A computed fold for a 74-nucleotide RNA from a Bacteroidales bacterium, annotated as transfer RNA.
It matches the Rfam family "tRNA". By type it is a transfer RNA.

């Protein structure tokens, strides 16, 4: 330098053919249970869907460019 993959909650990841409320597990917090802790159960909070632009009635999803990370080739 070229090609490919990837970016969604604090962490690890889903998200179907673009469709109206963006989710799970773990972690955190509150409560129940317990003599107490752990475990267990119930609940709560937590999101610039990497950034900018475009297409569309509608974009996490499609298109273009950029940035970070990973892999391969030179």
């Nucleotide at each position: 330098g070229g090609g490919c993959c990837u970016a969604u909650a604090g962490c690890u990841c889903a998200g179907u053919u673009g469709g109206u409320u963006a989710g799970a597990g773990c972690a955190a917090c509150u409560g129940a249970c317990u003599c107490a802790u752990a475990a267990u159960c119930a609940g709560u909070a937590g999101g610039u869907c990497c950034c900018a632009g475009g297409u569309u009635c509608a974009a996490g999803u499609c298109c273009u460019g950029g940035u970070g990370g990973g892999c391969c080739c030179a």
The coordinates come from a structure-prediction model, not an experiment, and the mean pLDDT is 80.